[in-house]
Molecule: Fluoride riboswitch aptamer (crcB RNA motif)
Organism: Acidimicrobiia bacterium
Order: sequence, then structure tokens, then C1' cells
RNA sequence: CCGCAUGACGGCGAUGGGGCUCGCCGAAACCGCCCUCGAGGCUGAUGGCUCCUACUGGUGA
Repeated sequence: CCGCAUGACGGCGAUGGGGCUCGCCGAAACCGCCCUCGAGGCUGAUGGCUCCUACUGGUGA
């Protein structure tokens, strides 16, 4: 100096945050779907489970 293994740290997984878990990345990972491509339309606060908050609709007082 190079390679491999293990560990640690940090970051990411279409709209905010917490816990558990899975995967990915080391400057990259990541930035949903449809269409006639437009000042168009649709879904979702999660990668998964769960909780809080925000938003929307309905019902009752």
C1' cells in the first nucleotide's frame, strides 16, 4: 500500500416525529403511480409492525 473478515459510526428507504425490526449506502443509497404531457388526475404521513401529531370526510351533542 492492497484485499478479506468482523465491529463501530453516520446516512437513506415519495408528506412530520418516537419505539421495534428488515434492507441498502459510505457521497452514495433515496426522491410513488397513470395519462391525451397539462396551471392534468390518483394513492399513501410506515420498507414492515406500532404509537403520537397534522390534514380530510361522516355522525352525534